Bacterial RNase P class A from a Thermodesulfobacteriota bacterium, 355 nucleotides, folded computationally. NCBI's taxonomy places the organism under Bacteria, Pseudomonadati, Thermodesulfobacteriota. It is recorded under the gene name rnpB. The model forms 94% of the base pairs in the Rfam consensus. Its mean pLDDT, the model's own confidence on a scale to 100, is 79.
RNA sequence: GGAGUUGGCCAGACUGUCGCGGCGCACCGCGUCGAGGAAAGUCCGGGCUCCGUAGGGCAGGACGCUGGGUAACGCCCAGAGGGAGUGAUCCCUGUCAUGUGCAACAGAGAGCAGACCGCCUCCGGGCUUCGGCCCGGCGGUAAGGGUGAAAGGGUGGGGUAAGAGCCCACCGGCUGUCGCGGCGACGCGGCAGGCCAGGUGAACGCCGUCCGGAGCAAGACCAAAUAGGGCAGCGCCAAGAUCGGCCCGAUCGUGCUGCCGGGUAGGUUGCUAGAGGCGUCUGGUAACAGGCGUCCCAGAUGAAUGACAGUCGCCCGCAAGGGAACAAGACCCGGCUUAUCGGCCGACUCCUUUU
Numbered sequence: 001g002g003a004g005u006u007g008g009c010c011a012g013a014c015u016g017u018c019g020c021g022g023c024g025c026a027c028c029g030c031g032u033c034g035a036g037g038a039a040a041g042u043c044c045g046g047g048c049u050c051c052g053u054a055g056g057g058c059a060g061g062a063c064g065c066u067g068g069g070u071a072a073c074g075c076c077c078a079g080a081g082g083g084a085g086u087g088a089u090c091c092c093u094g095u096c097a098u099g100u101g102c103a104a105c106a107g108a109g110a111g112c113a114g115a116c117c118g119c120c121u122c123c124g125g126g127c128u129u130c131g132g133c134c135c136g137g138c139g140g141u142a143a144g145g146g147u148g149a150a151a152g153g154g155u156g157g158g159g160u161a162a163g164a165g166c167c168c169a170c171c172g173g174c175u176g177u178c179g180c181g182g183c184g185a186c187g188c189g190g191c192a193g194g195c196c197a198g199g200u201g202a203a204c205g206c207c208g209u210c211c212g213g214a215g216c217a218a219g220a221c222c223a224a225a226u227a228g229g230g231c232a233g234c235g236c237c238a239a240g241a242u243c244g245g246c247c248c249g250a251u252c253g254u255g256c257u258g259c260c261g262g263g264u265a266g267g268u269u270g271c272u273a274g275a276g277g278c279g280u281c282u283g284g285u286a287a288c289a290g291g292c293g294u295c296c297c298a299g300a301u302g303a304a305u306g307a308c309a310g311u312c313g314c315c316c317g318c319a320a321g322g323g324a325a326c327a328a329g330a331c332c333c334g335g336c337u338u339a340u341c342g343g344c345c346g347a348c349u350c351c352u353u354u355u
Stems, first nucleotide, its partner, number of pairs: 001351010012312007020034006036326001040337002043335005048215004060211005065079005080093005094206002099204002101200002116145002118141003122137006153171006172196001174193008219269004229260008240252004276295008314323003
């Protein structure tokens, strides 16, 4: 100098005028506060609220190497094994040596494999320069070729008509067992075995862990008008219905008044001081935890947070001038994912060059 890997940060600054929402003082003006790193998607996890609940199970769902962190997680940190890359670094993760299922194309054969070409023995026929060659057939053969993502360990030797874990040595892998190291995933090594076992769990299933449901339109309180309900009092026009032989009376019914309770509109609350921010110290490799100090930082609801002007900074342009993203709370937090103009900082790797 070039090419990369990875972690973190900012998201124009200040001033003025006018305006909007909350709060306080006040009494019509002052003071103060007023979106984000993702407020987003609503995909996970919790707080909070109500309902249900002795406790447990089934069903259903989610998750899945190990250890740790946390209120909790599908998140984070540190590791293990495997894979990609020269490397920094990145990606993946229970079980397919119980059972069941599934697999396009190509290929002779793809799941207790398979003879298309080739190779070999034998038989028949033809040719012959007698060495053999060609054609057909019964068989053998997984060494070689070919197909495929994958063809049932690899290399070498023995063996054989040709071959083959058929036998042997070494290597790889598997199962069992033992020792050592590690909390553990696992690693290293020894012994024995049979010669070797394909893939797929974002297939059914199995194993382990976790999960009651619904959600701030949760929930709580105040509470009109109209209609309807209950109770009490008064009345009874038609004297309606029932009890009774008749009257009185009672009940139903009906009208008025008062009271009560439920629901609706509307209003209040929940509502923002919190697993809170910043600084510092301690413990820890780290995620994180604890101590001390300090700060208060939206709370709207037909839903505020804007407009204009000036100066400076950034980018494009000779200049005039132009441009600056993604996007905006709705009960609150912790994550993940996605979007994002323009920049800044730290750590590391590879290549080349110079001293």